[in-house]
RNA sequence: AGCUGCUCUUCGGGGAGCCGGACCGAUCCGGCUGAGACUGGGCGAUACCGGCGCCCUCACCCGUGAACCUGAUGCGGAUCAUGCCGUCGUAGGAAAAGGGUGCCUUCUCCUU
Numbered sequence: 001a002g003c004u005g006c007u008c009u010u011c012g013g014g015g016a017g018c019c020g021g022a023c024c025g026a027u028c029c030g031g032c033u034g035a036g037a038c039u040g041g042g043c044g045a046u047a048c049c050g051g052c053g054c055c056c057u058c059a060c061c062c063g064u065g066a067a068c069c070u071g072a073u074g075c076g077g078a079u080c081a082u083g084c085c086g087u088c089g090u091a092g093g094a095a096a097a098g099g100g101u102g103c104c105u106u107c108u109c110c111u112u
Stems, first nucleotide, its partner, number of pairs: 001105002004102007011063004017032006023051002040056005068093003074087004
């Protein structure tokens, strides 16, 4: 110096699904997977063929080989059902700089 692992600082990125019941407070309870399906708050809409959308925040994950998004209303399997599992996938896109430290490799210098 390179590579790679761990770690710290600062900064940044991301998701929030499926099923059942009660209820009509646009609310609550239970089940599944998962790190996370959430905590607290604000704004808007107006309804049973509905119970939503946006923003901030807590928690969590991730920062270039699966955070996450796209392909995708894909393909195979399982399930009451679902990105539930596998595949696609070393795919395309996607958010990084600096410091510390360990292993290995290479180069240079000094000494014997």
This is a predicted structure of a 112-nucleotide RNA (TPP riboswitch aptamer (THI element)). Model confidence (mean pLDDT): 76 of 100. Its Rfam family is "TPP riboswitch aptamer (THI element)". Rfam's curators write: Vitamin B(1) in its active form thiamin pyrophosphate (TPP) is an essential coenzyme that is synthesised by coupling of pyrimidine and thiazole moieties in bacteria. It was read from a public genome assembly, where an Rfam model found it.